[in-house]
This is a predicted structure of a 360-nucleotide RNA (Bacterial RNase P class A) from Idiomarinaceae bacterium HL-53.
RNAcentral holds the sequence, with entries from ENA.
Its Rfam family is "Bacterial RNase P class A". Rfam classes the family as a ribozyme.
Model confidence (mean pLDDT): 75 of 100.
The source organism's lineage runs through Bacteria, Pseudomonadati, Pseudomonadota, Gammaproteobacteria and Idiomarinaceae.

RNA sequence: GGAGUCGGCCAAGGCAAUCGCUGCUUGUAUUCGUACAAGGGGAGGAAAGUCCGGGCUCCAUAGGGCAGGGUGCCAGGUAACACCUGGGCGGCGCGAGCCGACGACUAGUGCAACAGAGAGCAAACCGCCGAUGGCUCACUUUCGGGUGAGCACAGGUAAGGGUGAAAGGGUGCGGUAAGAGCGCACCGCACGACUGGUAACAGUUCGUGGCACGGUAAACUCCACCCGGAGCAAGACCAAAUAGGGAUCCUUGGUGCGGCCCGCAUCGGAUCCGGGUAGGUUGCUUGAGGCGAUAGGCGACUAUGGCCCUAGAGGAAUGAUUGCCCUCGACAAAACCCGGCUUACUGGCCGACUCCACUU
Numbered sequence: 001g002g003a004g005u006c007g008g009c010c011a012a013g014g015c016a017a018u019c020g021c022u023g024c025u026u027g028u029a030u031u032c033g034u035a036c037a038a039g040g041g042g043a044g045g046a047a048a049g050u051c052c053g054g055g056c057u058c059c060a061u062a063g064g065g066c067a068g069g070g071u072g073c074c075a076g077g078u079a080a081c082a083c084c085u086g087g088g089c090g091g092c093g094c095g096a097g098c099c100g101a102c103g104a105c106u107a108g109u110g111c112a113a114c115a116g117a118g119a120g121c122a123a124a125c126c127g128c129c130g131a132u133g134g135c136u137c138a139c140u141u142u143c144g145g146g147u148g149a150g151c152a153c154a155g156g157u158a159a160g161g162g163u164g165a166a167a168g169g170g171u172g173c174g175g176u177a178a179g180a181g182c183g184c185a186c187c188g189c190a191c192g193a194c195u196g197g198u199a200a201c202a203g204u205u206c207g208u209g210g211c212a213c214g215g216u217a218a219a220c221u222c223c224a225c226c227c228g229g230a231g232c233a234a235g236a237c238c239a240a241a242u243a244g245g246g247a248u249c250c251u252u253g254g255u256g257c258g259g260c261c262c263g264c265a266u267c268g269g270a271u272c273c274g275g276g277u278a279g280g281u282u283g284c285u286u287g288a289g290g291c292g293a294u295a296g297g298c299g300a301c302u303a304u305g306g307c308c309c310u311a312g313a314g315g316a317a318u319g320a321u322u323g324c325c326c327u328c329g330a331c332a333a334a335a336c337c338c339g340g341c342u343u344a345c346u347g348g349c350c351g352a353c354u355c356c357a358c359u360u
Base pairs, nucleotide, nucleotide: 001356002355003354004353005352006351007350008349009348010347011346013325014324015323016322017321018320019319021042022041024039025038026037027036028035029034044331048342049341051340052339053338054337055336056231057230058229059228068227069226070225071224072223073087074086075085076084077083088102089100090099091098092097103222104221108220109219110216111215125161126160127157128156129155132154133153134151135150136149137148138147139146140145169187170186171185172184173183174182188211189209190208191207192206193205194203195202196201235282236281237280238279245273246272247271248270249269250268253267254266255265256264257263289308290307291306293304294303295302296301326329
């Protein structure tokens, strides 16, 4: 100098003026509804997708099981998780590093298009062989047979070719009719022991076995663990008008039953009560919160004490105009809150590290 990897941080470009919007505090006025003035606050790293996990609220709930759903290498962190950290194993990269739903197909069941002869306790298309049996020919014979050559009919063969994602360990030597873990050596594999490790797992270790138990579980399934439902339009409080409900009264209301009284029914009036609609208030932002310090831990994180308060609307505020400047500005905007994941995206700054080339 070039090419990269990982981590952290910033952000509606900046400044000024004017006019607004929305909470808070203080003051003044008030018809108690609010108005005005001053000060100060006012979107994000993803506020997004609403995909996981929790808090909170109401409902349900003795305990256990079934069904259903989820998670899935090991250990730890956490309120919890499908997240994070560290480790193991596998894959990619020269490397810094990155990626992985990564339990069990030896419980059982299922599935595998096309191609191919053959795809599940395997198969003979080409090729190789044809020792053995068969057929033909030749020679020979003590007439029982024997020897040789050929055919490729039976048959043997998984070395070689070809198909496929996958064809039942690899290389070499021996062996054979040709072949084959058929035998042996080395490598690989499986199982057991031992050693190390909390564990996943590992091993220049020891033993056993010629080698099986092909692949697939985001296929049914099995094993282990976890999970009650609905959601801030949750829920709580205050509470008109109209209609309806209940109680009491109208010692003399109207109507009906009745000859009349009592009584009953019904209509009406007055007062009170309760539920509840519109509407209003609340839930609402101080929280598993942030910053730096000390201690513990490889780390995620935890503990202790200190400092800080940093949007809270409700058709939904955070804007508009003007001027100047610059490197001319991405993706996008809260709606109960928090921890994650995923997706979208521009420019810049800082730190650690890797590879290549050159110079000293």